[in-house]
RNA sequence: AUAAAAGUUUUCUAGGGUUCCGCGGAAUUUUUCCGGACAGGUCCGAGAGAAAACACAAAGGAUAAAACCUUUGUACACGGAAGGAUAAAAACCAGGGAGAU
Numbered sequence: 001a002u003a004a005a006a007g008u009u010u011u012c013u014a015g016g017g018u019u020c021c022g023c024g025g026a027a028u029u030u031u032u033c034c035g036g037a038c039a040g041g042u043c044c045g046a047g048a049g050a051a052a053a054c055a056c057a058a059a060g061g062a063u064a065a066a067a068c069c070u071u072u073g074u075a076c077a078c079g080g081a082a083g084g085a086u087a088a089a090a091a092c093c094a095g096g097g098a099g100a101u
Stems, first nucleotide, its partner, number of pairs: 007054006015044002020041002022038001023035005055074007076096001078099001083093002
């Protein structure tokens, strides 16, 4: 300096805020307004969190050759700030980026 399945999706969690609901407060009280220094339901949500499915790779089996079946593997991973989306924020996106080692 370079390459890599360092793949895709789903469910969930840490975390996150405040559209809607609920909660608290106020008012001119079938309603409206304010509050997330309101625990919560909906909601957003991890490359470096969890699980699953698919996928991929290797070996073996099967087959004329495939499809197919079985087993194993898919490691490691410090990290901003400004910025962006949505109602809003974030461990989201940017981004396995800049940078550090």